[in-house]
């Protein structure tokens, strides 16, 4: 520094769906819930996907890229 074992350990995060709440919406928060994830941690930079009240306007990092930080430990 690169990698990520059919390993262990110390922990994380939570789709679908329920229930409350903002939002026109996409969706967002908090509780349940576990389908999954070794970056499913952070950021809309570029591609992508969605929404609207169509603007100098937003959702989506659990779609792919890219940037940045990170636990743990063999080859």
């Nucleotide at each position: 520094u690169c990698c990520g074992a059919u390993a262990a350990a110390u922990g994380g995060c939570a789709a679908a769906c329920c229930g409350a709440u903002u939002g026109c919406g996409a969706a967002g928060u908090c509780g349940g819930g576990a389908c999954g994830c070794a970056a499913a941690g952070u950021c809309a930079c570029g591609g992508g996907u969605c929404u609207c009240a169509c603007g100098c306007a937003g959702a989506c990092a659990g779609c792919c890229g890219g940037a940045c930080c990170a636990c743990c430990g063999a080859a």